[in-house]
Context: one part of a larger RNA
RNA sequence: GCCGACGAGUUAAUCUGUGUAGCUAGGUUAAGUCGCUUACGCGACGGAGCCGUAGCGAAAGCGAGUCCGAAUAGGGCGAUGCCGCUUCGGCGGCAGGUUGCAUGGAUUAGACCCGAAGCCGGGUGAGCUAACCAUGGCCAGGGUGAAGGUCGCCUAACCGCGACUGGAGGCCCGAACCCACCAGUGAGGCAAAACUGGGGGAUGAGCUGUGGUUAGAGGUGAAAUGCCAACCGAACCCGGAGAUAGCUGGUUCUCCCCGAAAUGCAUUUAGGUGCAGCCUCGGGUGUUGAGUUGCGCAGGUAGAGCGCUGGAUGGGCUAGGGGGCAAGCAGCUUACCAAACUCAACCAAACUGCGAAUGGCGUAACUAGAAAGCCCGGGAGUGAGACGGUGGGGGAUAAGCCUCAUCGUCGAGAGGGAAACAGCCCAGACCAUCAGCUAAGGUCCCCAAGUGUAGGCUAAGUGGUAAAGGAUGUAGAGUUGCUCAGACAGCCAGGAUGUUGGCUUAGAGGCAGUCACCAUUUAAAGAGUGCGUAACAGCUCACUGGUCGAGUGACUUUGCGCCGAAAAUGUAGCGGGGCUUAAGUCUACCACCGAAGCUAUGGGUUCGAUUUAUCGGACGGUAGGGGAGCGUUGCCUCCGCGUCGAAGCCUCGUCGUGAGUCGGGGUGGAGUGGAGGGAAGUGAGAAUGUCGGC
Numbered sequence: 001g002c003c004g005a006c007g008a009g010u011u012a013a014u015c016u017g018u019g020u021a022g023c024u025a026g027g028u029u030a031a032g033u034c035g036c037u038u039a040c041g042c043g044a045c046g047g048a049g050c051c052g053u054a055g056c057g058a059a060a061g062c063g064a065g066u067c068c069g070a071a072u073a074g075g076g077c078g079a080u081g082c083c084g085c086u087u088c089g090g091c092g093g094c095a096g097g098u099u100g101c102a103u104g105g106a107u108u109a110g111a112c113c114c115g116a117a118g119c120c121g122g123g124u125g126a127g128c129u130a131a132c133c134a135u136g137g138c139c140a141g142g143g144u145g146a147a148g149g150u151c152g153c154c155u156a157a158c159c160g161c162g163a164c165u166g167g168a169g170g171c172c173c174g175a176a177c178c179c180a181c182c183a184g185u186g187a188g189g190c191a192a193a194a195c196u197g198g199g200g201g202a203u204g205a206g207c208u209g210u211g212g213u214u215a216g217a218g219g220u221g222a223a224a225u226g227c228c229a230a231c232c233g234a235a236c237c238c239g240g241a242g243a244u245a246g247c248u249g250g251u252u253c254u255c256c257c258c259g260a261a262a263u264g265c266a267u268u269u270a271g272g273u274g275c276a277g278c279c280u281c282g283g284g285u286g287u288u289g290a291g292u293u294g295c296g297c298a299g300g301u302a303g304a305g306c307g308c309u310g311g312a313u314g315g316g317c318u319a320g321g322g323g324g325c326a327a328g329c330a331g332c333u334u335a336c337c338a339a340a341c342u343c344a345a346c347c348a349a350a351c352u353g354c355g356a357a358u359g360g361c362g363u364a365a366c367u368a369g370a371a372a373g374c375c376c377g378g379g380a381g382u383g384a385g386a387c388g389g390u391g392g393g394g395g396a397u398a399a400g401c402c403u404c405a406u407c408g409u410c411g412a413g414a415g416g417g418a419a420a421c422a423g424c425c426c427a428g429a430c431c432a433u434c435a436g437c438u439a440a441g442g443u444c445c446c447c448a449a450g451u452g453u454a455g456g457c458u459a460a461g462u463g464g465u466a467a468a469g470g471a472u473g474u475a476g477a478g479u480u481g482c483u484c485a486g487a488c489a490g491c492c493a494g495g496a497u498g499u500u501g502g503c504u505u506a507g508a509g510g511c512a513g514u515c516a517c518c519a520u521u522u523a524a525a526g527a528g529u530g531c532g533u534a535a536c537a538g539c540u541c542a543c544u545g546g547u548c549g550a551g552u553g554a555c556u557u558u559g560c561g562c563c564g565a566a567a568a569u570g571u572a573g574c575g576g577g578g579c580u581u582a583a584g585u586c587u588a589c590c591a592c593c594g595a596a597g598c599u600a601u602g603g604g605u606u607c608g609a610u611u612u613a614u615c616g617g618a619c620g621g622u623a624g625g626g627g628a629g630c631g632u633u634g635c636c637u638c639c640g641c642g643u644c645g646a647a648g649c650c651u652c653g654u655c656g657u658g659a660g661u662c663g664g665g666g667u668g669g670a671g672u673g674g675a676g677g678g679a680a681g682u683g684a685g686a687a688u689g690u691c692g693g694c
Stems, first nucleotide, its partner, number of pairs: 001694006011109014026051003032045005055062002065077004081094005112250002115247001119240006130214009139204001141173003144169001148165006177201003181198005216232001218228003225234001253629006263276005277382002279379007287371001288372001290367008303354001304352002309348003313344004318338001320337002322334004385410010415426003430603004435599003441593003444577003450590001452589006463579001469563002473560010490547005496520003501515003526541001530539002604619007630683001632680002635677007648667006655660001
């Protein structure tokens, strides 16, 4: 891992609903007793008690009333009801009441199952390890050579010196022994700590045997929270014990109907819970609901505005302030700042002398024959939401960001489109069909359907990412110059004179800079457009003539394009191929394809109408509510089957929407089924489930 078996809402009491049954102004017995019975149990008795028949008050208490109160005031809470028949006396039924049974829910219990770390009690442990006590054992060999001693020398003596002797030391080297610093191997190992090679101590605070002592709120500790029997911040075992777990996981057959929430308020509350909201079921009410239109009403948003509250720009005017003159005061002045006032133009969520659309409230009519609303009661789940559009706040007019409002989708929604893609677009799947029509989106091939029609645009593979900004791209629309009295471009020629204008300057001669920018001759020619020189010179332009012979400039604007444009494996920013009068793009049109949509035909369930045999509606679905069933194992009653072959197993068929059922054949070899009841150890794929097998 697979397979098999086992594996989770039970039981009791009480309360409260629902269904059903009995009795009914009553209902019911409990313990117990007696009888019967093989047993389980059954029957009878047992009225104690409980619930109901009256309420109100805290109570005394009073009572169809009572309480508050001075009250005969007022108020609170209360005071048998409906239907049928009726001889009007009443009767019957239902509700109400009560007691069983079944079932939903609650409470108390382990209370659907498994799961802690932990807490407490009583015991067991020092054969591991820590420390200690008692008593034993062990340390090859080599080196060094302390004190002391002897002799000699020296000294007055002590001291000192030398040789020899001596054999000290948590001394040195190094086996046994002890340790464990480094590296490698080992890592389902040889081993739940080892092996190999190095390393440290090795007469000491040494190592070690045996016996003994200290125990968990504790011991021991040359102290690491270390060790106390292979995991010790508090050992282990058993018990309290099924501790508790607002947490995680799991929770077993089928079909049918409806179908949520991820919000508000509160919470030692935020992943929990209570109440409300939203779902479901039953009862009641019976259009009260929804939409549209009309009428009526409230409002201060969008927008707008600037009288108010504030902000803010320019001008004018004018206090005040600053600077200057003056200075004893006064005064004068100002290309400084500037209130108020004034003119003009603005800004505002917390400004408004204005003010919508939507939306909201009320009301009437109409619409749909489908779908609601409201009240009472039983059962829930939800209270982590996500994205998208729109209106706001926060942020950076960032975020697949955070947070509100409103609508949609997903959640709980399949199908078609968007290459792929919960939240986008289209569209809501009862079942079947090798039938049809459409939506979004598409129609050259992959790939179903147009290489469709008409007219434009694009040349960038733009289409098939992006901005500020830039550009004789190209196609239009418009405004305005020049132009056969010859424009624009090219070519030929001229482009002069006063004058080298004045100033400045070393120089300044059109052309460093500054000022002025006249006049003359002219067809025209600037006191000079650019290059150039040290300054001149030189080239060139403006301007003019000629040549040529028809258009040529400037500006505004629209469509589609261009540049701007750099990323890491390989084109890689159309899904691909591939596409250029398109297979791109704009306008108009026709046709077709295209879904679980719609239609057609047949069928199922359910609801509602009726004319009772038809018609119409509904049937996606998580949490969850409701309904109807299948199957398993015992039990009771009745009826069956079986060695002429039961159950089980294998296989092939039948029927049923399904859980399942039935039949044939084989195997097997002794039990087993149907109907109606009744009871559960009643359904397995998941729980790192448990046990077994492989």

The part of an RNA shown here (large-subunit ribosomal RNA, domain II) has 694 nucleotides and comes from a Dehalococcoidia bacterium.